[in-house]
RNA sequence: CUUGCAGGCUGCUCUAUCGCUCCAGUUUACUGGGGAGGAAAGUCCGGGCAGCACAGAGCAGUUUGGCGGAUAACGUCCGCAGGCAGCAAUGUCUGGAAAGUGCCACAGAAAAUAGUCUUGCGAAAGUAAGAGUGAAAAGUACAUUUGCAGUAAUGCAUUUGUCAGGUAAACCCCAAGCGCUGAAACAUCAUGUAAACCAACGCCUGACGGCUGCUCGCCGGAUGUUGGAGGGUAGAUGGAUAGAGGCAGUCAGCAAUGACUGUCCCAGAUAAAUGAUAGAGGUCCACAGAACCCGGCUUACAGGCCUGCAUUUUUU
Numbered sequence: 001c002u003u004g005c006a007g008g009c010u011g012c013u014c015u016a017u018c019g020c021u022c023c024a025g026u027u028u029a030c031u032g033g034g035g036a037g038g039a040a041a042g043u044c045c046g047g048g049c050a051g052c053a054c055a056g057a058g059c060a061g062u063u064u065g066g067c068g069g070a071u072a073a074c075g076u077c078c079g080c081a082g083g084c085a086g087c088a089a090u091g092u093c094u095g096g097a098a099a100g101u102g103c104c105a106c107a108g109a110a111a112a113u114a115g116u117c118u119u120g121c122g123a124a125a126g127u128a129a130g131a132g133u134g135a136a137a138a139g140u141a142c143a144u145u146u147g148c149a150g151u152a153a154u155g156c157a158u159u160u161g162u163c164a165g166g167u168a169a170a171c172c173c174c175a176a177g178c179g180c181u182g183a184a185a186c187a188u189c190a191u192g193u194a195a196a197c198c199a200a201c202g203c204c205u206g207a208c209g210g211c212u213g214c215u216c217g218c219c220g221g222a223u224g225u226u227g228g229a230g231g232g233u234a235g236a237u238g239g240a241u242a243g244a245g246g247c248a249g250u251c252a253g254c255a256a257u258g259a260c261u262g263u264c265c266c267a268g269a270u271a272a273a274u275g276a277u278a279g280a281g282g283u284c285c286a287c288a289g290a291a292c293c294c295g296g297c298u299u300a301c302a303g304g305c306c307u308g309c310a311u312u313u314u315u316u
Base pairs, nucleotide, nucleotide: 003310004309005308006307007306008305009304010303012281013280014279015278016277017276018275020035021034022033023032024031025030037287041298042297044296045295046294047293048292049182050181051180052179056216057215058214059213061178062177063176064175065174066080067079068078069077070076081094082093083092084091085090095173096172100171101170102167103166104165116131117130118129119128120127121126139163141162142161143160146157147156148155149154186238187237188236189235197228198227199226200225201224208220209219210218211217245264246263247262248261249260250259251258252257
């Protein structure tokens, strides 16, 4: 210097005037402090919280799938092992093909038990090597014994056997799991009416409801349950933001992360708050607005900046 790989930050700024919203103090309109994201999106996973249920068994459905760790947990993250791709940095995948079934176009004699041509051996059956077509025509294969290393996946060496390939985001087999709802949840207070009418079933001989979907079984259950037609109301407060919290330092660990010390409080609307005007600058500015909260994953993103690593070329 060229081309890449992995990770991170930012994503309009400043000044002036007025305006919106929350909290606190105040004495009713002032003062002070705060005020959308790295994805707030998707609703794909996991939870916290609130309410209901909790009795299992079988079948179905569905999720995950190398080994070890982290975490509240996960289908997430970290490290390691093996396969494949790449010059490499790195990326991507991961139970089983020796339980069974299916599929492998075209070409080729033939694509899971096949056999064309040439040559060697053989009486023959057959056998060995090569050629052609093709992604693939069959060993650095699969199963297995023992030893060493490793927590383990696995690696190296070795014993015996088989007849053989690939494919399981093909059907299938194996292992481990899967209660429901969602802040319009739920709780409390206030107001008001017609807790009245009709029908069916039923009151322990059990209507109906619950246990992921179904079946069995179990539990709850009484002047009740379900359906119809009709009447009244739809206000207030909480939930609602102090946390599996942020930042900095030290220690432990390869790391994810954990512990300790110090420090900070950083949105809380409820028809929905960040806007307007003027000037200057600028990379001329992308994707895009919280609605119970948190940890991830996936998708979108103009431009600018930083760090580490690999590679190309040149010079010393």
RNAcentral holds the sequence, with entries from ENA.
A computed fold for a 316-nucleotide RNA from a Chitinophagales bacterium, annotated as Bacterial RNase P class A.
Model confidence (mean pLDDT): 76 of 100.
It is recorded under the gene name rnpB.
The source organism's lineage runs through Bacteria, Pseudomonadati, Bacteroidota, Chitinophagia and Chitinophagales.